[in-house]
């Protein structure tokens, strides 16, 4: 520090996810030791048991017992003034726990108290005189189950109460001085009044105490300022409320409380309300700023079962105190009582989850005490837990036959791996034994829970000690097997459908290590809320516009001030922590010491540039006046003509209207058309212009009135008066709403007609609201420049509108300058790109609004507004990993342009109808083997299924096999025969070998045996090679370098011409090159030359015949050449090019014709059954052999052919002319026989020699005469021929007979552009035989092409795109079903709060106090008084009750939409002109 993920790829925007750190954690697997820490985050739920606060006899009065001793015993002494309880003092308000409440009565920081208190402690001053009456304990009695209560009696005090004395104490009144914040404070004077005390120890000295006062310290109380979470879908709150006066109360100020008076106080700088929460030092993270957090430690606060209350006290409204109420638990004799672990342990519950009912007061600290000492679950220690951090170990060195074994393998090996074994060595830790601390400070001594611990020494032995996660990318680490979209994985992207580095196991590897992973949470990465540090034209985002309040910001000069700002100093910012330095436990963690830091706050002093305040100016910003011109700016009133419609009338007749085509509709009751007149409403053609005006919406005939704004010019004036603008106000298209008018045209709804599968649409005919006017409402639009307003600055060019100026003698034009508006282009700059570019999206400043992934949703709920429609404000649950912007390359378009092709058109002939052949589907079957399926499967693989082929079926057989290699044995081999059998085979007989070698032996071949193996037309063409089809013989497909672009990519390859062609030329940021095109190759067309046999024959002979002689001139044959290249034309067109047109010449003219030749790629196209091949599978069978059957089936459907339907024909007779192939296991002549197929026959031919071989259409003649025929030949019967072991299933051919359908073929569809179509025959491959198929050959031999609008396919350019599996694409909505969350809902239910009323405990205060009453007073006494208490009552008042209300939650029949789900239904709305442009 980044990475993955949207796309075919790219850049951007933007979310999601990951890598890091942390943790009071939990869970899974595993687990050796030690040190230091930490340990109920949940139920502030409930708690058994024990302990956690007592102490003092030097405050006081009492006061045992056990036991011991003495004694016979009674008893006494000791125990002992002990234990013990009580009165009294101090403590119990500390320490310890918890975080429920609390959003400020809290906390933090800084201040204040001139408005306060302070037990204990310290210092100082001064006192402690003299009396009195009680009471607990105790004794006796009573009640009670108990807790406890009560009556009577006795008694003490440092308990209690008077009295005395007393001040610098307190109070009242009157002053003085100083200071002052004007309130008071400090010091001080005078008169008067008031208030104290306690003793104890000690022989004593003295000590400890007690009272009053002054000060200090400590601790507290109160006040102020600032800071301190979320919600505005909480906007108004408040009656003790705000203030005053008086009084009360308090330690003290204060509405703290009361009475009266006033009507204030708080709030957009967020009051009030709701939710959540203890706050801080700090902790975690982060570069920091920040964010999150507030366990342990420390400071503060709050609380102590829940609520309320006071008492005591210096301090409490009190965790282990009291009273009352409530809930709960316990005891009970049912009458009544007791209790409060959020102290330490522990239990239970809850929960994913958190420890011992330990030891000790030895240390540190606390309380009491004069002290000894007591108490102390504070604390010190130990125990449990890998919960965390830190340290250590599980051995070290050597050791290659690279052992065995595992895994893997291309079978060679590789790897685990120096790892092990083995040899040598060490002993940390654990274990055993021994020694054995510091911690102890007093005071000489004594005193250690931890603990016989740490540490040290000795001993034995490598001995006792390694796991966890991961290995597709991110992210370090790879193979095998299993599984087969199953099981499963997954943080994101995503893996898994038979070759999974992603699942599971294994081997190996990587990472960390006594731990490792997972989960939760948090910070980071995230600049993804942006202060540091983001944005808003199109990605989310500028409010529809303007005015304007608060607020924010603000020109220039001088002076002043010193609030902001800056500097310095002082105080504070607790300790701990972080950081630095040092020390010390062996190190580390931990611990100790010092320093720094703590960016803050406060005070004081200073500076004055800037900002602010104040004062005085200035004119440049802003504004006013004056003079002008422009304008659909606004409002009102009036006027006008054209057109539509309607009405009346005239003319006139059968149609009109409308459409893609029609129909509905109008019209013989007279339409449409046309003319005249009239009515009425609405809108204002041309001018008219990306021209003008307005803030925007918007504004268009003419005239008048009223009225707003901008602009230009010019000199005067005011003197910052400015900009923006949260709330607020006004305006605000269309549609819509209300009331009343108006209504010609147009036209939602609606009706009809069409279209259509449907058509609630598009089209047509009608047509109502509405559109118009007046008044009022609504307040929204893709209200757009998708661009807020203002100011300043930053190259230009060119239009246009409105002014002004200059030049021109003048006017006008041209030209130039200038101001304001409005456009286009363009530099710098900016931008993701597109683009913007002085009218900025540039450079800056000021102010406002808005955004933070997509969907849910601009929706729900709540509020506000509205008559309603609705508007505005505006979420969440849930769900996805994307959604999106710009640009790129393709593909596509019922987009465009250019061009091509038998693509259409123009023609000719077919197919589709019939029969047959053949292939396919389907069906059937034991099997009908398999493959091929749009073009590009279907006379295809198959250039030959009777057996064989053959892969299929049935049956019979074989099992190292029909075939290959290797081993052993035998050689009886081969061959012939017999039996059996359908054959294969089985069984048997005869027979006895070949090659090499001298021999031994070897080889061939065969048989038998054993194992490795053979074999498979079994599967996968979606694991493959090779080959092939197709687009397409279409003209394209690319590369290097350069350049452009952030990039994908572009350029080149586009453009202008041209071509069959990316063919060529020109131009050009391109220049070149490659694969394709063309050419080179073959055939053919002309000629030359060479060569003439088997070919040819002009000449000379000859013959029936080129038959023969002769010849090679010609034809022909087949070698080599030539020829054609836009080469030529004073040609034309073109750009002077390429090229085209025309012509000449030429056999041939513009690639002459034909062929071979098939770029990069596409279709997971075809083929595992041609061959090869990975993997899987089979092995007495899915292999092999054999016989028979099947591939040939047949209600049917399709493709491809063939024959026809006839007279351009059939038949009969006669007769002419080919080419190219083929032939010795062959072609087979002549001749003879047969109607014929064919047979007999055998010449010739290894072929320019012989043969098949007769070409046919054609030509000539005759006949048939339009019929199901003399057409057509299917089907069928009979008879034959040939091939072949064999023609039954199932061959071909011949003859005789039979003579079906069919009379030119619906929708649709195919081929062909010249020697072509059509037509005619011939040959070949395969082949024993079998050709209507296929491949070739020649004969005869047309028609038509205007042309490119349309159909199909293709090429180039361009355009749009939401497509990229690429239009056979994508995608929307309803409905149906499952699941999920959510809104409404008659209600039901729970919680929280508020208000009113009722009841009213304890308590406090008041009144009263007839009952009771020791202290003081009066009185001789009785008694009375003062004071107090009980009781009663009033006020306040908790809990509770009743009623109301607000808010929040749960639930609810039914209901609404939403989301999601693999293949459901209906349509096709959007994306292309998406087939009616889309959208608001």
């Nucleotide at each position: 520090a980044g990475a993955g993920u949207u796309u075919g790829a790219u850049c951007c925007u933007g979310g999601c996810u990951c890598a890091g750190g942390a943790c009071g954690a939990a869970c899974g697997c595993u687990g050796g030791c030690g040190g230091c820490g930490u340990g109920c985050u949940u139920a502030a739920g409930a708690c058994a048991u024990g302990c956690a606060a007592g102490u003092c006899g030097u405050a006081c009065g009492c006061g045992a017992a056990a036991g011991u001793u003495a004694g016979c015993a009674a008893u006494a002494a000791c125990g002992a003034g002990u234990a013990g309880a009580g009165u009294g003092g101090c403590g119990c308000a500390c320490g310890g726990g918890u975080g429920a409440g609390u959003a400020a009565u809290a906390u933090u920081u800084a201040g204040g108290u001139a408005a306060c208190g302070u037990c204990c402690c310290u210092u100082c001053c001064u006192g402690c005189u003299g009396u009195g009456g009680a009471u607990a304990a105790c004794c006796a009695g009573g009640c009670g189950a108990a807790a406890g209560c009560u009556u009577g009696g006795c008694u003490a005090a440092u308990a209690c109460a008077g009295a005395a004395u007393g001040g610098u104490c307190c109070c009242u009144u009157c002053g003085a001085a100083a200071c002052c914040a004007c309130g008071g404070u400090u010091u001080u004077g005078a008169c008067g009044g008031g208030u104290a005390a306690a003793g104890c120890c000690g022989u004593a000295a003295g000590g400890c105490g007690c009272g009053g006062g002054a000060a200090g310290a400590c601790c507290g109380a109160c006040c102020u300022a600032a800071a301190u979470c979320c919600c505005a879908u909480u906007a108004g709150c408040u009656a003790g409320u705000u203030g005053g006066u008086a009084g009360g109360g308090u330690a003290a100020c204060g509405g703290c409380c009361u009475a009266c008076c006033a009507a204030g106080g708080c709030u957009a700088c967020g009051a009030u309300g709701g939710g959540u929460a203890g706050c801080u030092g700090g902790u975690c993270u982060g570069a920091g700023a920040g964010g999150a957090u507030g366990a342990u430690c420390a400071g503060c606060c709050a609380c102590a079962c829940u609520g309320g209350a006071a008492c005591u006290g210096g301090a409490a409204c009190a965790c282990g105190g009291u009273c009352c109420a409530g809930a709960c638990u316990c005891c009970u004799a049912c009458g009544g009582g007791a209790g409060g672990c959020a102290g330490c342990a522990g239990u239970u519950a809850g929960g994913a989850a958190u420890u011992u009912u330990g030891c000790g007061c030895a240390a540190u600290g606390g309380c009491c005490g004069a002290a000894a000492g007591g108490c102390u679950g504070a604390c010190g220690c130990a125990g449990c837990a890998a919960c965390g951090c830190c340290g250590c170990g599980u051995g070290g060195g050597g050791g290659a036959u690279g052992a065995a074994g595992g895994c893997u393998u291309u079978c060679g090996g590789g790897u685990c791996g120096u790892a092990a074994a083995c040899c040598c060595c060490u002993u940390u830790u654990a274990g055993a034994c021994g020694u054995g601390a510091a911690g102890a400070a007093a005071c000489a001594a004594a005193u250690g829970a931890c603990g016989g611990u740490a540490a040290c020494g000795u001993c034995a032995g490598a001995a006792a000690a390694a796991g966890c996660a991961c290995c597709g990318g991110c992210u370090a680490a790879c193979u095998c097997u299993g599984u087969g979209c199953c099981a499963g994985c997954a943080g994101c992207c995503g893996c898994g459908g038979u070759a999974a580095u992603a699942c599971a196991g294994a081997g190996g590897g990587u990472g960390c290590a006594a731990g490792c992973g997972u989960u939760a949470u948090u910070c980071g990465g995230a600049a993804u809320c942006a202060c540091u540090g983001g944005g808003c034209g199109u990605a989310a985002a500028g409010a529809g516009u303007u005015c304007g309040u608060a607020g924010g910001c603000g020109g220039u000069u001088u002076g002043u001030u010193a609030a902001g700002u800056c500097g310095a100093a002082u105080g504070u910012g607790a300790a701990a922590g972080c950081c630095c330095u040092g020390g010390g436990c062996u190190c580390a963690a931990u611990c100790c010491a010092g320093g720094a830091a703590g960016u803050g706050c406060a005070u004081u002093c200073g500076a004055u540039a800037c900002u602010g305040g104040c004062a005085a100016g200035c004119u440049g910003g802003a504004g006013u006046g004056c003079a002008g011109g422009a304008g659909a700016g606004g409002a009102a009133g009036g006027c006008g003509g054209a057109a539509u419609u309607c009405c009346a009338g005239g003319u006139g007749u059968a149609g009109a209207g409308g459409u893609g085509a029609a129909a509905u509709u109008c019209g013989u009751a007279g339409a449409u058309a046309u003319c005249u007149g009239g009515a009425g409403g609405a809108a204002c053609a041309a001018c008219a212009g990306a021209g003008g005006c307005g803030a925007a919406g918007g504004c268009g005939g003419c005239c008048u009135u009223c009225u707003g704004g901008a602009c230009u010019g010019u000199c005067a004036c005011u003197g910052a008066c400015g900009c923006u603008g949260a709330g607020g106000a006004a305006c605000g298209a269309a549609a819509g709403c209300g009331u009343g008018g108006g209504g010609a045209g147009c036209a939602a709804a609606c009706a009809g007609g069409a279209u259509u599968a449907g058509a609630u649409a598009c089209c047509c005919u009608g047509g109502u609201a509405g559109u118009c006017c007046a008044c009022g409402c609504u307040g929204u639009a893709a209200a757009c420049g998708a661009u807020g307003g203002g100011u300043a600055c930053u190259a230009g060019a060119u239009g246009u509108c409105u002014g002004g100026g200059g030049c021109u003698c003048u006017u006008a034009c041209c030209c130039c300058c200038u101001a304001g508006g409005u456009g286009u282009c363009g530099c710098a700059g900016c931008u993701a790109a597109c683009g913007c570019a002085u009218u900025a999206a540039g450079u800056a400043c000021c102010c406002c609004g808005c955004c933070u992934g997509g969907g849910a949703a601009g929706u729900a709920c709540g509020g506000u507004c509205g008559c309603a429609a609705g508007a505005u404000u505006a979420a969440a649950a849930c769900u996805c990993a994307a959604a999106g912007g710009a640009a790129u390359u393709g593909a596509c378009g019922g987009g465009g342009g250019c061009c091509c092709g038998c693509a259409c058109a123009a023609g000719c002939g077919g197919u589709g109808g019939a029969g047959u052949a053949u292939g396919u589907g389907g069906u059937u079957c034991a099997a009908u083997u398999c493959g091929a399926c749009g073009c590009a499967a279907c006379g295809c693989g198959a250039a030959a299924a009777a057996c064989c082929u053959u892969a299929c079926c049935c049956a019979g057989g074989c099992u190292u096999g029909a075939c290959a290699u290797a081993c052993c044995a035998c050689g009886c081999u081969a061959c012939c025969c017999u039996a059996u059998g359908a054959a294969a085979g089985u069984a048997g007989g005869g027979g006895u070998u070949c090659c090499c070698g001298a021999a031994a032996g070897g080889g061939a071949c065969g048989u038998g045996g054993a194992u490795a193996c053979a074999g498979g037309u079994g599967c996968u063409g979606c694991a493959u090679g090779g080959c092939u089809g197709u687009c397409g013989u279409c003209a394209g497909c690319u590369c290097g370098u350069g350049u452009c672009g952030u990039g994908a990519g572009a350029u080149g390859u586009u453009g202008g011409g041209u071509u069959a062609a990316g063919u060529c030329c020109c131009g050009c940021a391109a220049c070149g090159a490659g694969c394709g095109c063309a050419a080179c190759c073959c055939c053919u067309g002309u000629g030359a030359u060479u060569a003439g046999u088997u070919g040819c024959c002009a000449c000379c002979a000859u013959u029936u015949a080129g038959u023969u002689g002769g010849g090679c001139a010609c034809u022909c044959u087949a070698g080599u050449c030539a020829g054609a290249c836009c080469g030529c034309u004073a040609g034309c067109c073109g750009a002077u090019a390429a090229g085209g047109c025309a012509g000449a010449g030429g056999a041939a003219g513009g690639u002459g014709g034909g062929g071979a030749u098939g770029a990069c790629g596409u279709c997971a196209a075809g083929u595992c059954c041609g061959c090869a091949u990975g993997g899987c599978u089979u092995u007495u069978a899915c292999g092999c052999c054999u016989g028979g059957g099947g591939c040939c089936a047949c209600a049917c459907a399709c493709g491809u052919a063939u024959u026809a339907c006839a007279a351009u024909g059939g038949c009969a007779g006669a007769u002419a002319c080919a080419a190219a192939a083929c032939g010795u296991c062959g072609c087979g002549a002549a001749g003879c026989a047969g109607c014929a197929a064919u047979g007999c026959g055998a010449a010739g031919c290894u072929a320019a020699u012989c043969g098949g071989a007769g070409a046919a259409a054609g030509u000539c003649u005759g006949u048939c005469u339009c019929a199901g025929u003399u057409c057509g030949g299917a089907u069928a019967g009979g008879a034959g021929u040939c091939u072949g072991c064999a023609a039954c299933u199932c061959g071909a051919c011949u003859c005789c007979u039979u003579g079906a359908a069919g009379c030119u073929g619906g929708a649709a569809u195919c081929g062909c552009u010249a020697g072509u179509a059509a037509u005619c025959g011939c040959g070949g491959a395969u082949c024993a035989g079998c050709a209507u198929g296929c491949c070739g050959c020649g004969g005869u031999g047309a028609a038509u092409a205007c042309g490119u609008u349309c159909c199909c396919g293709g090429g180039c350019c361009u355009u749009g795109u939401a497509c990229a599996c690429a239009c056979c694409g994508c995608c929307c909505g309803u409905c149906a079903c499952g699941c999920c969350a959510u809104g409404g809902a008659a209600g039901u239910u729970g919680g929280u709060g508020u208000c009113g009323c009722c009841u009213a405990a304890a308590a406090a205060g008041g009144a009263c106090g007839a009952g009771c009453u020791a202290a003081c007073c009066c009185g001789c006494a009785a008694g009375g008084g003062a004071g107090g208490c009980a009781a009663u009552u009033c006020u306040u008042a908790a809990c509770g009750g009743c009623a109301a209300u607000a808010c929040c939650g749960a639930u609810g029949a039914c209901u609404g939409g939403g989301g999601u789900g693999a293949a459901g239904u209906c349509g096709u709305a959007a994306c292309a002109a998406g087939g009616u442009a889309a959208c608001c």
Background
The RNA shown here (small-subunit ribosomal RNA) has 1480 nucleotides and comes from an uncultured bacterium. The sequence is in RNAcentral, with records from ENA and SILVA. Model confidence (mean pLDDT): 85 of 100. Its Rfam family is "Bacterial small subunit ribosomal RNA".